[in-house]
RNA sequence: UUGGAACAUCAAGAGAGAGCUCUGCUCCGCCAACCUGCCGACCCAGGCAAGGUGGUGACCCUGGAACCAGGGGAUGUGGCCAGCCCGGCAACCAAUUGGGUACCC
Numbered sequence: 001u002u003g004g005a006a007c008a009u010c011a012a013g014a015g016a017g018a019g020c021u022c023u024g025c026u027c028c029g030c031c032a033a034c035c036u037g038c039c040g041a042c043c044c045a046g047g048c049a050a051g052g053u054g055g056u057g058a059c060c061c062u063g064g065a066a067c068c069a070g071g072g073g074a075u076g077u078g079g080c081c082a083g084c085c086c087g088g089c090a091a092c093c094a095a096u097u098g099g100g101u102a103c104c105c
Base pairs, nucleotide, nucleotide: 006077007076008075009074010073015028017027018026019025020024029056030055031054034052035051036050037048038047039046041101042100043099044098045097059072060071061070062069063068064067079089080088081087
């Protein structure tokens, strides 16, 4: 890097906004803690929409029955530059908490 698999979630939330060459794309706004980052060592819990995704009418079908099971589908399991390798870059003005461990005295 490519392919495969596995795991988690499918609750809630959020513009009948603007533009375009209009099954869609772009821009602006908003929502949402899945990944990264941050909350000055480490771990757990909790938090922050900053960097990445995603969303911004409703996941669908079947079976039993108001909640489960199975199947399908969707999203995530950081991003960018360079790329043969080594490597390099950005991540807030937000949040700035609780507990434990280590270290020091």
A computed fold for a 105-nucleotide RNA from Pseudohaliea rubra DSM 19751, annotated as SAM-I/IV (S-adenosyl methionine) riboswitch aptamer. NCBI's taxonomy places the organism under Bacteria, Pseudomonadota, Cellvibrionales, Halieaceae, Pseudohaliea rubra. RNAcentral records the identical sequence in 2 taxa. Its Rfam family is "SAM-I/IV (S-adenosyl methionine) riboswitch aptamer". Rfam 15.1 lists 567 matches to the family in 508 species. Its Rfam clan is "SAM clan". On this family, see Weinberg et al., RNA 2008: "The aptamer core of SAM-IV riboswitches mimics the ligand-binding site of SAM-I riboswitches". The prediction has a mean pLDDT of 76.